[in-house]
Context: one part of a larger RNA
Molecule: large-subunit ribosomal RNA, domain I
Organism: Lachnospiraceae bacterium C1.1
RNA sequence: GGCGCAGGACGGAUGCCUUGGCACUGAGGGCCGAAGAAAGACGUGAUAAGCUGCGAAAAGCUGUGGGGAGGAGCAAAUAUCCCGUGAUCCACAGAUAUCUGAAUGGGGAAACCCGGCGGACGAAGAGACCGUCACCGUAUGCUGAAUACAUAGGUAUACGGAGGGAACCCGGUGAACUGAAACAUCUAAGUAGCCGGAGGAAGAGAAAACAAAAGUGAUUCCGUAAGUAGCGGCGAGCGAACGCGGAAGAGCCCAAACCAUCGUGCGUGCAUGAUGGGGUUUAGGACUGCAUAAAGCAACGAUAGGACAGUGGAACAGUUUUGGAAGAGCUGACGAGAAAGGGUGAGAGUCCCGUACACGAAGUCCGACAAUAGCCGGCAGGAUCCAGAGUACCGCGAAACACGAGGAAUUUCGUGGGAAUAAGCGGGGACCACCCCGUAAGGCUAAAUACCACUCAGUGACCGAUAGCGUAUAGUACUGUGAAGGAAAGGUGAAAAGGACCCCGGGAGGGGAGUGAAAGAGAACCUGAAAUCCUGUGCCU
Numbered sequence: 001g002g003c004g005c006a007g008g009a010c011g012g013a014u015g016c017c018u019u020g021g022c023a024c025u026g027a028g029g030g031c032c033g034a035a036g037a038a039a040g041a042c043g044u045g046a047u048a049a050g051c052u053g054c055g056a057a058a059a060g061c062u063g064u065g066g067g068g069a070g071g072a073g074c075a076a077a078u079a080u081c082c083c084g085u086g087a088u089c090c091a092c093a094g095a096u097a098u099c100u101g102a103a104u105g106g107g108g109a110a111a112c113c114c115g116g117c118g119g120a121c122g123a124a125g126a127g128a129c130c131g132u133c134a135c136c137g138u139a140u141g142c143u144g145a146a147u148a149c150a151u152a153g154g155u156a157u158a159c160g161g162a163g164g165g166a167a168c169c170c171g172g173u174g175a176a177c178u179g180a181a182a183c184a185u186c187u188a189a190g191u192a193g194c195c196g197g198a199g200g201a202a203g204a205g206a207a208a209a210c211a212a213a214a215g216u217g218a219u220u221c222c223g224u225a226a227g228u229a230g231c232g233g234c235g236a237g238c239g240a241a242c243g244c245g246g247a248a249g250a251g252c253c254c255a256a257a258c259c260a261u262c263g264u265g266c267g268u269g270c271a272u273g274a275u276g277g278g279g280u281u282u283a284g285g286a287c288u289g290c291a292u293a294a295a296g297c298a299a300c301g302a303u304a305g306g307a308c309a310g311u312g313g314a315a316c317a318g319u320u321u322u323g324g325a326a327g328a329g330c331u332g333a334c335g336a337g338a339a340a341g342g343g344u345g346a347g348a349g350u351c352c353c354g355u356a357c358a359c360g361a362a363g364u365c366c367g368a369c370a371a372u373a374g375c376c377g378g379c380a381g382g383a384u385c386c387a388g389a390g391u392a393c394c395g396c397g398a399a400a401c402a403c404g405a406g407g408a409a410u411u412u413c414g415u416g417g418g419a420a421u422a423a424g425c426g427g428g429g430a431c432c433a434c435c436c437c438g439u440a441a442g443g444c445u446a447a448a449u450a451c452c453a454c455u456c457a458g459u460g461a462c463c464g465a466u467a468g469c470g471u472a473u474a475g476u477a478c479u480g481u482g483a484a485g486g487a488a489a490g491g492u493g494a495a496a497a498g499g500a501c502c503c504c505g506g507g508a509g510g511g512g513a514g515u516g517a518a519a520g521a522g523a524a525c526c527u528g529a530a531a532u533c534c535u536g537u538g539c540c541u
Base pairs, nucleotide, nucleotide: 001540002539003538004537005536006535007534008533009532015526016491017490020463021462022460023459024458025457026456027455028454029452030451031164032163039100040099041098042055043054044053046078050074051073061094062093063092064091065090066089070082071081072080105114106113107112115133116132117131118130119129121127135161136160137159138158139157140156141155142154143153168199169197170196171195172194173193179186183233209216210215220247221246222245223244224243230238231237251444252443253442254388258277259276260275261274262273263272264271265270266269282422284386285385286384287381288380289379290378296375297374305366306365307364308363310359311358312357316332317331318330319329321328333350334349341353342352343351393417394416395415396414397413398412399411400410403429424439425438426437427436428435478485479484498525501512502511503510504509
């Protein structure tokens, strides 16, 4: 030195475990903010570094309800206190709520600095305290230039706005990689990104719709039609609709004609404004005549019910079996509307918490079906009047439509032209005729639908510490000027009973003693693999 055996060291695999995750289901809830949000800074405890809570009234104050013996968070120990005159704790309502932050008196390198005015302290001209003072929009009043009336402007009051939010939604803007086996039209894709805006949903929505000789009757969503008809360097690819079956179901209001009242302008008989009535869609409405109901409804505000604390809640003992420990074994019982689950020194229906079931609110929130007020009305006539204009539509240029300019209808925008008036006008995929359907150029509208930051209940042929979220907690430590990037790290034991005391040692550590079922469970703590190292020993060299 090698091989083997034995014992150890190091190491932290494996097994077992789970405080944490992941995915999904059902139900609820779905906006917060100048009455100062979200997010933070700094404080706050007898002692206090961190987390949590709270805010100079600071791990808290007040009230109401629940609850019933201990309590002063995580978190031990000491001290000092609180509590059947009901504490701690739980729920609801209120008070307080520093400074920053839209941040809003002015400034600013966020959590800081400096003011005006009024008030109340004060001897005070010092100091500190309380209140108030940003900007924009709308409405109303007052004031008021150049400039006579006026207007601009100024100013006061009231109301609103500003910022944040996981995804979902609407709008604006808008790529490239990629695919086409290259690439340019095309695709990716109106996707990602950026910007604006809204809500608990948003958007859409009551036919100038579809259809086809028969009819349907707002919108939205799902299934089908159908990978069909089509579009397409007819390549890659893109990709409907009608109809049918379901979910849900709801319809309305203006403008105008006409009437009434009150104004304004001047050219004095015209134009126009405001308010109220009327009216709202197809054999319409005004108008004239005759009549005056039924049905319905999204407003309102109650209630049933539900949520936010809680309450009751069955039934087992023995054992000189094993064991450290009984819930195991054995013996004999019991309950069950309860054999879901968890805990207890090992497998517990009957030990504990619970579970099935049955109850419960002073207060706050959600909230039907009904009732009530309010709204809404019919028939006939057919003369006259009304029915959304730089609109419809057309040329040119683009875009959206499954549809790439195509025979290209339909919708939207830019630009130049530019109608008709219900005997009208639009559509039925160029266009024309006939026929049919509808009534544009104003507006509102629940539900069925999307999502899940949040709450409650639950489930898993999901993970089990190199897994599962990045985090068994941490956006921490650390890195970076910054935007940003971003870890590692779980397990003594049933119970600390966490090893008093003695000995060696400077200590670390160890040997006894003691605890414990076990210390070969001793905190570098369950199990404790391999690589690697050491000691002893046998054989070989």